[in-house]
Parts: sequence; C1' cells; structure tokens
RNA sequence: GCCACCCUAGCUCAGCCGGUAGAGCAACGCAUUCGUAAUGCGUGGGUCGGGAGUUCGAGUCUCCUGGGUGGCU
Repeated sequence: GCCACCCUAGCUCAGCCGGUAGAGCAACGCAUUCGUAAUGCGUGGGUCGGGAGUUCGAGUCUCCUGGGUGGCU
C1' cells in the first nucleotide's frame, strides 16, 4: 500500500426485506433470611464510533472519516 470483517447499555452480544432498539450478566430497589450468599419480583441505564446524503422514516442503504482484528504484498 491492497482486501475482508468488526464498532449498539458498565461488560458480552442480538437486531430479518428500512418502520422509530432488545437479551444475558452487572448495578440499584423490594421480598425472602437472625445475617450473608443464593433465589424471586421490579427499576434505571443507549447521540447505535463520528460526519454527510437518500427516504415520509436509517442501527439497517450510499459516501467521507476514526479506531480495532485478520489476511495479502
């Protein structure tokens, strides 16, 4: 230098053919217990790496750009 893939909640990851974002774990609250753990119920938490475009509507499509992983030279 070239190619492919990845970036979404604190962490690990889903998210279909574009229809307005979820799970598990963690955190917090309550119940249970003499108390803790475990367990059950519930709550909060996201500029979807950044910018622009297309569209009535973008996590998803297009372009530019940052970071990471792997491969080739």
This is a predicted structure of a 73-nucleotide RNA (transfer RNA) from a Saprospiraceae bacterium. Rfam family: tRNA. It is annotated as a transfer RNA. Gene Ontology term of the family: triplet codon-amino acid adaptor activity. Model confidence (mean pLDDT): 82 of 100.